[in-house]
RNA sequence: CCACGAUAACGGCAAACCAGCUGAAAAGUUGGGACGCAAAACUAAGGGCCUUAACUCAAGAGAAAGGCAGCCGGUUACCGAA
Numbered sequence: 001c002c003a004c005g006a007u008a009a010c011g012g013c014a015a016a017c018c019a020g021c022u023g024a025a026a027a028g029u030u031g032g033g034a035c036g037c038a039a040a041a042c043u044a045a046g047g048g049c050c051u052u053a054a055c056u057c058a059a060g061a062g063a064a065a066g067g068c069a070g071c072c073g074g075u076u077a078c079c080g081a082a
Stems, first nucleotide, its partner, number of pairs: 004080002012037002017032006035070001041075003046072002048068003055062003
């Protein structure tokens, strides 16, 4: 340096759920709360997934320009036992 990841150190994040607010929804956000996480940091102009307002039509379907990074991928990074 590249890998790797411990019942190590210093720290960090925060699922479900509850309440307020925003939103058509998915979801976001603030507070509470911890299931977990060695990238649970960044990236939504790669793949995938969710929603269906505008819009389109054969009228119940299609449809992202709306979302999700705690699905995969990509980028960067702390520590150092085996």